[in-house]
RNA sequence: CUCGAUCAAGGCAAACUUGUCGCAAGGCAAGGACGCAAAGCCACGGGCCCGCUGAGAGGCGGGUAGCCGGGUUGCCGAGA
Numbered sequence: 001c002u003c004g005a006u007c008a009a010g011g012c013a014a015a016c017u018u019g020u021c022g023c024a025a026g027g028c029a030a031g032g033a034c035g036c037a038a039a040g041c042c043a044c045g046g047g048c049c050c051g052c053u054g055a056g057a058g059g060c061g062g063g064u065a066g067c068c069g070g071g072u073u074g075c076c077g078a079g080a
Stems, first nucleotide, its partner, number of pairs: 001079004011036002016031006034066001040072003044069003047064007
């Protein structure tokens, strides 16, 4: 640097439920596991979702990292 079969230690936590914040999308906490080799972090590009506005095209703001790409950090092992 590349890869993810094996080894070992582990880690995260979908849906749903309860509480809470938010106009909403959605977030946070607890329970709970569908899954995940970055399902660690980042809203830079695209997608999707929400709010406001507009006759429309569009514009403004917010969200999603477990949609994809990208950036960055990292465990174990294999290969060079």